The RNA shown here (transfer RNA) has 74 nucleotides and comes from Nocardioides sp. Rfam family: tRNA. Model confidence (mean pLDDT): 84 of 100. Taxonomically the source falls in Nocardioides (Bacteria, Bacillati, Actinomycetota, Propionibacteriales). The RNAcentral record of the sequence draws on ENA.

[in-house]
RNA sequence: GGGGCGGUAGUUCAGCCGGUUAGAACAGCAGACUCAUAAUCUGCAAGUCACGGGUUCGAGUCCCGUCCGCCCCA
Numbered sequence: 001g002g003g004g005c006g007g008u009a010g011u012u013c014a015g016c017c018g019g020u021u022a023g024a025a026c027a028g029c030a031g032a033c034u035c036a037u038a039a040u041c042u043g044c045a046a047g048u049c050a051c052g053g054g055u056u057c058g059a060g061u062c063c064c065g066u067c068c069g070c071c072c073c074a
Base pairs, nucleotide, nucleotide: 001073002072003071004070005069006068007067010026011025012024013023019057028044029043030042031041032040050066051065052064053063054062
């Protein structure tokens, strides 16, 4: 230098062919239970969907550029 895959909650990840309000588990906080702790149960909070543009009535999803990580080729 060329190519492929990936970047979504604190962490690990889902999100189909563009449309319901952006989700799960774990972690966190509060409550219930307990003498107490753990476990269990209930609730709550947490996101510029890497960044910037474009297309569209509508973008996490499609297109272009940039950045970062991993892999392959040279």